[in-house]
Molecule: Bacterial large signal recognition particle RNA
Organism: Christensenellaceae bacterium
RNA sequence: CCGUGCCAGACGGGGAGCUAGCGGUGCCCUGAACCUGCAAGCCGCUAUAGCAGGGUCGGAUUCCCGGAUGGAGGCGUGUCACUGUAAGGUACGGAGGCGGCAAGGGGCGUUGAGAAGUGGGCCCCGUGCAACGGACAACCGUGAACCCUGUCAGGCCCUGACGGGAGCAGCAGUAAGCGGAACUGGACGUGUGCCUCGGAUCAGUCUGCUUUGAGCAACCUGCCGCCAUACCUCUUGUAGUGGCAUGUCGAUAUCCGGGUGCACGG
Numbered sequence: 001c002c003g004u005g006c007c008a009g010a011c012g013g014g015g016a017g018c019u020a021g022c023g024g025u026g027c028c029c030u031g032a033a034c035c036u037g038c039a040a041g042c043c044g045c046u047a048u049a050g051c052a053g054g055g056u057c058g059g060a061u062u063c064c065c066g067g068a069u070g071g072a073g074g075c076g077u078g079u080c081a082c083u084g085u086a087a088g089g090u091a092c093g094g095a096g097g098c099g100g101c102a103a104g105g106g107g108c109g110u111u112g113a114g115a116a117g118u119g120g121g122c123c124c125c126g127u128g129c130a131a132c133g134g135a136c137a138a139c140c141g142u143g144a145a146c147c148c149u150g151u152c153a154g155g156c157c158c159u160g161a162c163g164g165g166a167g168c169a170g171c172a173g174u175a176a177g178c179g180g181a182a183c184u185g186g187a188c189g190u191g192u193g194c195c196u197c198g199g200a201u202c203a204g205u206c207u208g209c210u211u212u213g214a215g216c217a218a219c220c221u222g223c224c225g226c227c228a229u230a231c232c233u234c235u236u237g238u239a240g241u242g243g244c245a246u247g248u249c250g251a252u253a254u255c256c257g258g259g260u261g262c263a264c265g266g
Base pairs, nucleotide, nucleotide: 001266002265003264004263005262006261009057010056011055012030013029014028015027020046021045022044023043024042034054035053036052037051038050063259064258065257066256067255068254069253073249074248075247076246077245078244079243080242081241082240083239084238085237086236087235088234091233093232094231096227097226098225099224100223101222103221104220105219107216108215114212115211116210117209118208119207120206121205122204124199125198126197128195129193130192131190132189133188136185137184139180140179141178142177148173149172150171151170156165157164158163
């Protein structure tokens, strides 16, 4: 150095989670990723940290050790933004309500602002007049088989007679009732009136007049105060998503250096 057989070793690794810890099952990342059985109210183990059985490779491009590059992906922390959610009105906020100021703009004002005085209107009470309304009276018409009136033909009743009586129909009238319609009358009423008179009120407002004589008002901009409000913003808490920073673990992959046993035969 070669061959045969064997031993070690390899046939994936990593992250979070779980766990006293390690590995595995399940999830995620990577991707050239032996097979079977086992396992989340879990399974197997103990610092040499899956177990059991089988298969292949097996002294090296493939195993082991050290170093470097690179970095999929996961996790922690901080910060920023956004989204959801809970609360907050002593948040100098917006939007809302009320009050105030009058710097700017605009408006009214010596053809008189504002104020004061005075009269009147608006409001209330009563009255008159008018209008309207229905009812009543009055008026007109109608209106009773008998039980309303008058007159009562005929007929009936009484009487010796003269005469007398009741009375239907008809005619005339009338009562209650019904109807009508203008005017008229006295009451009553009223969502009526540029109407009259008297009273009350004297606060407010509008207005006439008188006096005085330069401000008034708050529409827009601006400013201040108070009230209310969780709609917006904001504040605080909480959950999530994304960005950034930082910490941590870190696969595939790439590079460099080093190491690797036993037996037999040639």